[in-house]
Molecule: THF (Tetrahydrofolate) riboswitch aptamer
């Protein structure tokens, strides 16, 4: 040179384990920063801050336990995953 393939940030289930249900969290909106394959390059997506507005699901129980909720936190765990270029693994 050709051909083939892994690999990010994340995202969905799934299990376990906690916060909350006396409402934090998560979500939307605008502003600022950042981070994202081994290299360049870069946003559709991600993170974080700050303002706003929005806004919830309890119940049963032997009274400490139980079964629910939440666009809920982490952990594992398939499975899903960066256009071009170069590089890398295998082939030829």
């Nucleotide at each position: 040179g050709g051909c083939a393939g892994a690999g990010u940030a994340g995202g969905u289930g799934u299990u376990a384990u906690g916060c909350g249900u006396u409402a934090a969290g998560u979500g939307u909106u605008a502003g600022a920063a950042g981070a994202u394959g081994g290299g360049a390059a870069g946003u559709c997506g991600c993170u974080u801050c700050u303002a706003a507005a929005c806004g919830a699901a309890g119940a049963u129980u032997c009274u400490u336990a139980u079964c629910g909720c939440g666009u809920u936190g982490u952990a594992a765990u398939a499975c899903c995953g960066c256009a071009u270029c170069c590089g890398c693994u295998g082939u030829u």